Transfer RNA from a Candidatus Woesearchaeota archaeon, 74 nucleotides, folded computationally. Its Rfam family is "tRNA". By type it is a transfer RNA. The organism belongs to Candidatus Woesearchaeota, within Archaea.
[in-house]
RNA sequence: GCGGUAGUAGUAUAGCCUGGUUAUUACGGGACGUUGCCAACGUCCUAACGAGGGUUCGAAUCCCUCCUACCGCA
Numbered sequence: 001g002c003g004g005u006a007g008u009a010g011u012a013u014a015g016c017c018u019g020g021u022u023a024u025u026a027c028g029g030g031a032c033g034u035u036g037c038c039a040a041c042g043u044c045c046u047a048a049c050g051a052g053g054g055u056u057c058g059a060a061u062c063c064c065u066c067c068u069a070c071c072g073c074a
């Protein structure tokens, strides 16, 4: 230099191919309930689409550029 894979809450992860109402689940954190207390359990809350641009009525999803990590080729 060329090609490929990946990037989504504090952590891990689904959704992307096939665009559409409020982005999934678990752990974590907080509040409340239950208990003599803790743990456990239940309910609710908390918090995310790597960056910029384009297409579109509408983009995590499609297109372009860039950044980061890993793999391969030279």
Base pairs, nucleotide, nucleotide: 001073002072003071004070005069006068007067010027011026012025020057028046029045030044031043032042033041050066051065052064053063054062